[in-house]
Molecule: transfer RNA
Organism: soil metagenome
RNA sequence: GCCCGUGUAGCUCAAUCUGGUGGAGUGCCUGUCCUACAAACAGGAGGUCGGGGGUUCGAAUCCCUCCGCGGGUA
Numbered sequence: 001g002c003c004c005g006u007g008u009a010g011c012u013c014a015a016u017c018u019g020g021u022g023g024a025g026u027g028c029c030u031g032u033c034c035u036a037c038a039a040a041c042a043g044g045a046g047g048u049c050g051g052g053g054g055u056u057c058g059a060a061u062c063c064c065u066c067c068g069c070g071g072g073u074a
Stems, first nucleotide, its partner, number of pairs: 001073007010026004020057001028044005050066005
């Protein structure tokens, strides 16, 4: 250089293929319980879906381009 995969909550990952309300676990905060802590249970907050552009009534999802990471290839 070329090819493939990947980027979504603090962290680990779904949803993409088939465009139509962005979720789970864990962590964090609050409450119940406890002498207290932990655990358990209940509730809550947290996202320009890597950046930019395009298509569309509507984009995490489709198209183009750039960037980061991983792998393959001479």